[in-house]
RNA sequence: AGAGUUCGAUCCUAGCUCAGGAUGAACGCUAGAGGCAUGCGUAACACAUGCAAGUCGGAUGGGAAGUGGUGUUUCCAGUGGCGGACGGGUGAGUAACGUGUAAGAACCUACCCUUAGGAGGGGAACAACAACGAGAAACAGUUGCUAAUAACCCAUAGGCUGAGGAGCAAAUGGAGGAAUCCGCUUGAGGAGAGGCUCGCGUCUGAUUAGUAAGUUGGUGAGGCAAUAUAUUACCAAGGCGAUGAUCAGUAGCUAGUCGAAGAGGAUGAUCAGCCACGCUGGGACUGAGAUAUGGCCCAGACUCCUAUGGAAGGCAGCAGUGGGGAAUUUUACACAAUGGGAGAAUGCCUGACGGAGCAAUGUCGCGUGGAGGUAGAAGGCCCGCAGGUCAUGAAUUUCUUUUCUCAAAGAAGAAGCAAUGACGGUAUUUGAGGAAUAAGCAUCGGCUAACUCUAUGCUAGUAGCCGCGAUAAGACAAAGGAUGCAAACAUUAUCUGGAAUGAUUGGGUGUAAAGCAUCGGUAGAUGGCUUUUCAAGUCCGCCGUCAAAUCCCAGGGCUCAACCCUGGACAAGCGGUGGAAACUACCAAGCUGGAGUACGGUAAGGGCAGAGGGAAUUGCCGGUGGAGCAGUGAAAUGUGUAGAGAUCGAGAAGAACGCCAACGGAAAAAGCACUCUACUGGGCCGACACUGACACUGAGAGACGAAAGCUAGGGGUGCAAAUGGGAUUAGAUACCCCAGUAGUCCUAGCCGUAAACGAUGGAUACUAGGCGCUAUGUGUAUCGACCCAUGCAGUGCUAUAGCUAACACGUUAAGUAUCCCGCCUGGGGAGUACGUUCGCAAGAAUAAAACUCAAAGGAAUCGACGGGGUCCCGCACAAGCGGUGGAGCAUGUGGUUUAAUUCGAUGCAAAGAGAAGAACCUUACGAGGGCUUGACAUGCCGCGAAUCCUCUUGAAAGAGAGGGGUGCCUUUGGAAACACGAACAUAGGUGGUGCAUGCCUGUCGUCAGCUCGUGUCGUAAGGUGUUUGGUUAAGUCUCGCAACGAGCAUAACCCUCAUGUUUAGUUGCCACCAUUGAGUGUGGAACCCUGAACAGACUACCGGUGAUAAGCCGGAGGAAGGUGAGGAUGAUGUCAAGUCAUCAUGCCUCUUAUGCCCUGGGCGACACACAUGCUACAAUAGGAGGGACAAAGGGUCGCGAUCCCGCGAGGGUGAGCUAACUCCAAAAACCCUCCUCGGUUCGGAUUGCAGGCUGCAACUCACCUGCAUGAAGCCGGAAUUGCUAGUAAUCGCUGGUCAGCCAUACGACGGUAAAUUCAUUCUCGGGCCUUGCACGCACCGCCCAUCACACUAUGGGAGUUGGCCAUGCCCGAAGUCGUUACCUUAACCGCAAGGAGGGGAUGCCGAAGGCGGGGCUAGUGACUGGAGUGAAGUCGUAACAAGGUAGCGGUACUGGAAGGUGCGGCUG
Repeated sequence: AGAGUUCGAUCCUAGCUCAGGAUGAACGCUAGAGGCAUGCGUAACACAUGCAAGUCGGAUGGGAAGUGGUGUUUCCAGUGGCGGACGGGUGAGUAACGUGUAAGAACCUACCCUUAGGAGGGGAACAACAACGAGAAACAGUUGCUAAUAACCCAUAGGCUGAGGAGCAAAUGGAGGAAUCCGCUUGAGGAGAGGCUCGCGUCUGAUUAGUAAGUUGGUGAGGCAAUAUAUUACCAAGGCGAUGAUCAGUAGCUAGUCGAAGAGGAUGAUCAGCCACGCUGGGACUGAGAUAUGGCCCAGACUCCUAUGGAAGGCAGCAGUGGGGAAUUUUACACAAUGGGAGAAUGCCUGACGGAGCAAUGUCGCGUGGAGGUAGAAGGCCCGCAGGUCAUGAAUUUCUUUUCUCAAAGAAGAAGCAAUGACGGUAUUUGAGGAAUAAGCAUCGGCUAACUCUAUGCUAGUAGCCGCGAUAAGACAAAGGAUGCAAACAUUAUCUGGAAUGAUUGGGUGUAAAGCAUCGGUAGAUGGCUUUUCAAGUCCGCCGUCAAAUCCCAGGGCUCAACCCUGGACAAGCGGUGGAAACUACCAAGCUGGAGUACGGUAAGGGCAGAGGGAAUUGCCGGUGGAGCAGUGAAAUGUGUAGAGAUCGAGAAGAACGCCAACGGAAAAAGCACUCUACUGGGCCGACACUGACACUGAGAGACGAAAGCUAGGGGUGCAAAUGGGAUUAGAUACCCCAGUAGUCCUAGCCGUAAACGAUGGAUACUAGGCGCUAUGUGUAUCGACCCAUGCAGUGCUAUAGCUAACACGUUAAGUAUCCCGCCUGGGGAGUACGUUCGCAAGAAUAAAACUCAAAGGAAUCGACGGGGUCCCGCACAAGCGGUGGAGCAUGUGGUUUAAUUCGAUGCAAAGAGAAGAACCUUACGAGGGCUUGACAUGCCGCGAAUCCUCUUGAAAGAGAGGGGUGCCUUUGGAAACACGAACAUAGGUGGUGCAUGCCUGUCGUCAGCUCGUGUCGUAAGGUGUUUGGUUAAGUCUCGCAACGAGCAUAACCCUCAUGUUUAGUUGCCACCAUUGAGUGUGGAACCCUGAACAGACUACCGGUGAUAAGCCGGAGGAAGGUGAGGAUGAUGUCAAGUCAUCAUGCCUCUUAUGCCCUGGGCGACACACAUGCUACAAUAGGAGGGACAAAGGGUCGCGAUCCCGCGAGGGUGAGCUAACUCCAAAAACCCUCCUCGGUUCGGAUUGCAGGCUGCAACUCACCUGCAUGAAGCCGGAAUUGCUAGUAAUCGCUGGUCAGCCAUACGACGGUAAAUUCAUUCUCGGGCCUUGCACGCACCGCCCAUCACACUAUGGGAGUUGGCCAUGCCCGAAGUCGUUACCUUAACCGCAAGGAGGGGAUGCCGAAGGCGGGGCUAGUGACUGGAGUGAAGUCGUAACAAGGUAGCGGUACUGGAAGGUGCGGCUG
């Protein structure tokens, strides 16, 4: 310090997630020992048991023991004193002067310290105790006795008050032989503690906006330690509040702690300060101090005892129990230390505290051994089978002993002469023993350090995010190995960081979320120039404070560290004090530049009201006229002979204002347009008279605010939601058409919203230019108008710097700055619910949460796509010729059937294709019969040479028996080939996966494209080059150009054909000469032909055109002319295209079978559908006869002449030929003739009979021949296909495969030989450029809404059940304060009566309780509303392309649904 995740890729915005640290933690697994800490976070739930606050006999009466008595000793129930207000616990309540900090004045203070005094006199009681009796108990009662440092009276001192005056002390106690000590009382002072007041700080909510009634103040009175409406009577009507009162929710506060660079954030365990509480609520008493709880009274709930009459209790003290919970310890030791209480003190008490126990809960340090040791051991894992790795690791040799076990010694902590130690025989030290007692956990796809194998097969599982798993998983599980940390390690939860993701430091707002529709203006914030004053802000110095602990620094003590001790220090804040005076504020005086006023001009659809006008439209009336009009893509509804439409004239009504008209005008925005008039607002320019900062912004509040809509009254020409009808359509609640109502218009009121947009708040200043337009000035010039230059205000375009994610903005900023306001913080849920305000309503404004996703989004890029555009090409259309689709047959496919009909190929790009040949074989399929190291390969062993012949059985495979044979090499041991037998390694598979693959192939497409290097542009993806103008078949060439070059394709090179030359002439050829039956022989090399090698064609030449280019057009010459014709040749890539059945191959699978052999069967089935062909439907034909003309092939298990036989297929014979020699072999055409338009002398299917050939075999299931039979079919619907010249069409010939052939197929060969092309509008396909995009699996894309189903959370809901809060009334405990005529009375007064006093009764207040309505809140609720989520449901297709009617937003109506339509608006 960052990283992952939206996309095909990029940049940005934005959320989610991760890496760090921390914890009073918990859970999982594991665990050696120690130091120091920490340990109910939940039920402030209930508590058994024990202990936690007593002490003083030197205050006092008394009891007991003992004694003869006095004395003595001891105990302490009672009276009395002091202390139980501290210590210890908890955090329920509390949003408060509670707490923190800084101040203040009107107070109190036991014990302690200092100081000044005093302590004289007196009587009377009550407990204890005794007696009596009551009660279950707790606890009391009556009578009687008694002491005091208990209570009381008198005196006196000092103290209070301005004065008069009023009232108020004490224990001459206790101890001692005494000195003396400890006490008592009064005053003053101190220290420490406490009470009170106040400034400032201290959570969230406005869907809590008004609140409080002793409330705010005053006067009198009472009251308190003291101030105070703290209390009471009267008077006044104040107080608090948008700087957030009140209300609601939550919460003890702080020093600190955690985490941060810091600022901010979170938190308030342990330790320390303060507060509050003590089962819940109320109350006082005592006291220096309490509203006390290990004290009291009352009420309530709960628990316990009971004799039912009454009683007792309060662990949020220490242990402990139950319960709750994921979760938190021992009913232990000691007062030795520190501290506290009482005491004169020894001593006593102390669950405070000191220590121990339990717990890896945290933290700190230590250990589990160190050194050598390669045969690189065994074993595991991997493997390319060579090896690698665990691994110097183990073994083994040697060393050490922290730890462990045993033994011995043994503290400090103890102060003050001695004594006194729970911890503890602990820490520590010494000795002995022996490597001995001691390593796990998580992870290994990326982030993130660390990789392989096996198993699993969208299963099991994993996961923090992205995601992994569908048969080769580095992601699940196991193993081996590796990495990280280590007595721990992971996980979960929470806080902070990263997060600049609430931004003061330190964010944004044109399009990503975000500028209010607009304006004037209140509070508030901010504010021009000059000079003073002052010192509030500001700055500087000093002082006080900010408890201790903590943090930081230095030093020290435990072996180190953690831990502990000592000292020091920083700093914010607050308060005080002294200075400074620049800036802000304040005071005062000025200024004119900001702002305004007056003056002179000026432009305008600015506003409002009134008056007037013409064109058009639609009714009505009249004339002419006579058949349609209207409407559409095409129609129909509609209208018209009752006279429309057309045309002429007269008149009526309402609405809107043509041309001018313009990125022109004015207005705050909405909005504003015929002409004239009245009234009225604002701007600009000029000149510089006046005021003198009067300014800017603006929360709330206010005004205005398109269209639609609402209310009331008018008006209603046209248009037109709704609605009706006609079309379109699968449907058409739409688009189109015919009608048509609200409405649109006016008046008066409401509504308050729009894509109310420049998606850009207002103001001020500054920062290059250039070109326009509007309004108005100035200068120059002119007689004047132009021209030219220039100022100010407005309105546009372009562009620099700058800015921006980019697009873009750019003096009219989205630049550079200042001020003020509004708004934003992931998408959805949702601008929705609830609540509130406004509205007649429609609705508007304000405005959440649960839940859900990991994205949603912006700009730009490259593609693909478009029922977008431009240009171009192609037998793509068009123009033609011939077909297919109809018939019969052949072949293939689907389907069906079957024991099997083997398999694969399925739009173009499967279907006469794999298959260039299924009767057996092939053959992979089915049935049956057989074999199991195998039909085939290699290795080892045994045996026999091998081959061969015969017989039996069987459908064959096979099984059994017999015979014959004895080879080759040899060192004589044996060995090679071959056959047989046995066991094992292994063979074998046309079994699966073409979505694991190689090779090969199809297709776009023989289309013209696809890329690279360097440079350059851009943040980047990418662009440029490759685009533009021409041109080409072509990214072919050329010109231009931030590009310059290059590569793969194109072209060319290659083959065949077309011309010529040269060369060679046999088996080919034959002109001349001779010659034959015949180029037959001799001969020839001219010709034809064949083979080889060359030449030739390149826009080379001429003209035109084009840009003086590339090229194009025409011509000449030439065998051939613009690629001469044809072929081979197929770029980068696309389709997970095809093929595991050509072959090869990973993995999986079968192994007496999914392997192998054999027989017969099937691949040939047949209601049907499709594809490709053949033959036809006839006279351009058919039949019979005649005699011609090719090319290219093939042939020895072959082609086969000739002759003979057969109607023929064919048979017999067998010359020649291993081929330019021989053989296989032309048809159409042509000549002649018949037939004469009919299902025929067309057509040949089908069927019968008789034959032939091949072959082991011709039934299923071959081909051919003859005779007979003679079907459909008379040119083919929608649709569709081939072809541009030696082409289509037509005619035959030949080859491969092959015994034969289902070949009408496929591949080649030649013969005869056409027609048409206007042109690119349209169809299909393709290419370049451009445009839009919400697509990128790329339009077979994406995507919206209803309905149906499942699940989830949520709103409403007749209600219902709780909780909290305040409030009215009733009742009214305890108790304080009053009242009292009743009762009573030791001290004091009084002779007495009586009084003071006490009790009782009673009044106000008053907790709990009861009744009532109210507010807030939580749960639940039949039914109901929408929302969200969910691999393959239904209906449509609204959006994205012109998305097929451009879309969107407001409003109204309407429809199953998306939606549609009207009105005005926006361009996204």

About this RNA
Small-subunit ribosomal RNA from Allium cepa, 1468 nucleotides, folded computationally. The RNAcentral record of the sequence draws on SILVA. Model confidence (mean pLDDT): 83 of 100.